Transfer RNA from Tribonema minus, 72 nucleotides, folded computationally. The organism belongs to Tribonema, within Eukaryota. Its Rfam family is "tRNA". Its family is annotated with triplet codon-amino acid adaptor activity in the Gene Ontology.
RNA sequence: GGGUUGGUAGCUCAGUGGUAGAGCGUUCGAUUGCAGCUCGAAUGGUCACGUGUUCGACUCACGUCCGACCCU
Numbered sequence: 001g002g003g004u005u006g007g008u009a010g011c012u013c014a015g016u017g018g019u020a021g022a023g024c025g026u027u028c029g030a031u032u033g034c035a036g037c038u039c040g041a042a043u044g045g046u047c048a049c050g051u052g053u054u055c056g057a058c059u060c061a062c063g064u065c066c067g068a069c070c071c072u
Stems, first nucleotide, its partner, number of pairs: 001071007010024004018055001025043006048064005
């Protein structure tokens, strides 16, 4: 330098055009002698960045940045 793939909540990941979700975590409550387990509730996001396409973009196109792998 070229190619493939990924970037979404604090973490691990879903979501392939029509209001962004789960588990874990954190906080509060119930329970307990205290804590843990369990149960309930709350808390959560510039969907890496920019431009374009579209009535509408996390999703499609182009460019940029970062990570992984392959080729040279």
RNAcentral holds the sequence, with entries from ENA and Rfam.
The prediction has a mean pLDDT of 83.